[in-house]
RNA sequence: GGGUCAGCGACGGGAGAAGCCGUGCGGUCCGAUGGCGCGCGCGGGGCCGAAGGAGCAACCGCCCCGGUAAACUCUCAGGCAAAAGGACCGUCGCGGGGAC
Repeated sequence: GGGUCAGCGACGGGAGAAGCCGUGCGGUCCGAUGGCGCGCGCGGGGCCGAAGGAGCAACCGCCCCGGUAAACUCUCAGGCAAAAGGACCGUCGCGGGGAC
């Protein structure tokens, strides 16, 4: 100096699962014992996994024990109309104080 990668940003794509049940207060529907995909609170318990988090095999080691992966597993967190979020993929740009 150049290239690739990590990383960052923009745009696009991006799944799954109750708009659950009960209840209190309020709002609203002329009124109301009733309704509401309305607001806030309390209780119940079903479900999802692709933010994040946690766990493990082969294999490796200094072999008591330890290292180590995920889209697998667990669901702490998060989520179950839309919106938002969303692992990951594509395109473009940045990229050196990081790695090769």
Source information: The prediction has a mean pLDDT of 83. The RNA shown here (Glycine riboswitch aptamer) has 100 nucleotides. It was read from a public genome assembly, where an Rfam model found it.